[in-house]
Context: one part of a larger RNA
Molecule: small-subunit ribosomal RNA, 5' domain
Organism: Trichopus zeylanicus subsp. travancoricus
RNA sequence: GGAUGAACACUGGCGGCAUGCUUAACACAUGCAAGUCGGACGGGAAGUGGUGUUUCCAGUGGUGGACGGGUGAGUAACACAUAAGAACCUACCCUUGGGAGGGGAACAACAACUAGAAACGGUUGCUAAUACUCCAUAGGCUGAGGAACAAAAGGAGGAAUUCACCCGAGGAGGGGCUCACAUCUGAUUAGCUAGUUGGUGGGGCAAUAGCUUACCAAGGCGAUGAUCAGUAGCUGGUCUGAGAGGAUGAUCAGCCACACUUGGACUGAGACAUGGCCCAAACUCUUAUGGGAGGCAGCAGUGGGGAAUUUUUCGCAAUGGGUGAAAGCCUGAUGGAGCAAUGCUGCGUGGAGGUAGAAGGCCCAUGGGUCGUGAACUUCUUUUCUUGGAGAAGAAGCAAUGACGGUAUCUAUGGAAUAAGCAUUGGCUAACUCUGUGCCUGUAGCCACGGUAAGAUAGAGGAUGCAAGCAUUAUCC
Numbered sequence: 001g002g003a004u005g006a007a008c009a010c011u012g013g014c015g016g017c018a019u020g021c022u023u024a025a026c027a028c029a030u031g032c033a034a035g036u037c038g039g040a041c042g043g044g045a046a047g048u049g050g051u052g053u054u055u056c057c058a059g060u061g062g063u064g065g066a067c068g069g070g071u072g073a074g075u076a077a078c079a080c081a082u083a084a085g086a087a088c089c090u091a092c093c094c095u096u097g098g099g100a101g102g103g104g105a106a107c108a109a110c111a112a113c114u115a116g117a118a119a120c121g122g123u124u125g126c127u128a129a130u131a132c133u134c135c136a137u138a139g140g141c142u143g144a145g146g147a148a149c150a151a152a153a154g155g156a157g158g159a160a161u162u163c164a165c166c167c168g169a170g171g172a173g174g175g176g177c178u179c180a181c182a183u184c185u186g187a188u189u190a191g192c193u194a195g196u197u198g199g200u201g202g203g204g205c206a207a208u209a210g211c212u213u214a215c216c217a218a219g220g221c222g223a224u225g226a227u228c229a230g231u232a233g234c235u236g237g238u239c240u241g242a243g244a245g246g247a248u249g250a251u252c253a254g255c256c257a258c259a260c261u262u263g264g265a266c267u268g269a270g271a272c273a274u275g276g277c278c279c280a281a282a283c284u285c286u287u288a289u290g291g292g293a294g295g296c297a298g299c300a301g302u303g304g305g306g307a308a309u310u311u312u313u314c315g316c317a318a319u320g321g322g323u324g325a326a327a328g329c330c331u332g333a334u335g336g337a338g339c340a341a342u343g344c345u346g347c348g349u350g351g352a353g354g355u356a357g358a359a360g361g362c363c364c365a366u367g368g369g370u371c372g373u374g375a376a377c378u379u380c381u382u383u384u385c386u387u388g389g390a391g392a393a394g395a396a397g398c399a400a401u402g403a404c405g406g407u408a409u410c411u412a413u414g415g416a417a418u419a420a421g422c423a424u425u426g427g428c429u430a431a432c433u434c435u436g437u438g439c440c441u442g443u444a445g446c447c448a449c450g451g452u453a454a455g456a457u458a459g460a461g462g463a464u465g466c467a468a469g470c471a472u473u474a475u476c477c
Stems, first nucleotide, its partner, number of pairs: 001477004006473002010469001013347006019340002021305001026303003030300003035063003040060002043057004070258003082180001084178002088175003093171007101135004110125005140149001154163003184230003191221003196218008233255004237248004261280001263278002283294004311337001313336002319333001320331004350380004360371004385414001387412004394404001421466005426447003432461005442449002
């Protein structure tokens, strides 16, 4: 000198764009953050004088809750980054080839009875389906012996048709696995390892594999730093630097890991699953003491910790996601607004004229000098500001549809009106005098200053620097 997710002191006019718990992965009141489909299904309710039509719903069923959003605790290793590979899986989507024949038995809902304080149930009986299941058949798998296994569903429409369904093949996108190289500190950590290293036979997985198991062999790693200990999410990037490097990993983007603390599986194309389940422990709430309920590292918000970090806001109008044939519904993703000089950036706090160089302050050699064209005064303008008027783009897709928002912007009116501070002033380092104090009070980044004329303390006047900021502190280069 530059920089910061900064903080503190003093001060503070406006706009645009960003950013905003770095600490306790501490505990959380309250509300919301994942639903949707009646064009899969039986039923119930509302409404109607009745039929028909319509609307809504608990349940069965489908699909989505594995995305999106948060955090960085763990992790020094295939976790990440770069470059490769072969033994794999893939719902929805795209392309393409075939197919959907004939039966059956249930279980919720519901009804009756019933246990319990509640959460949640139990028994008996009835019922539908795109739920479940049997037979037939295609393709397929195994591999030469012939045998075994094994699919499907309908809905809407008057119909044409269309949307779903089953089995193959290919693709796209996604994911699992392997490997080369590389990734902080410590030797005051030198030896480590028995499923350990390899083989064979079983098992297992979507797939390779000590992944697992029995037997056999005795291997494998290590001063090119194994093992152990400490610290840490990694990267694109960011800051600095002429560069080489050094430091760092907020926001944004990619990957990983985690979801009160450990463990476990279920469902599913995909999880060992933040707002799913089970066991255990801690904590909180509740109870009729037998038992139950919960998990903000989602968005707001509260307490606590801290030098320190925002609203319990508006809308699905746009972009995107889920679902649905669609209308639509849901979406604290997202789009916006609010708060904060936290940062970057733009603009303003007036322009021109104006010497009796006024009054006043300060200094003085008492002549004057300076603040100073600065003010007053004259004249002009209106960026901003006030009050009216008009008023968007963002909407794609014929029409309709805008949270932001009567916002941006334009225009008229009024009046210089509403708007300057902070630090420094001995040298480094731009800027000097007076007064008070008297090694005292105090200053200080370093040198140092102050003991009676202090350009270094305090005040005043002047000056210098930066400016809606300025100075200090902390940290990095």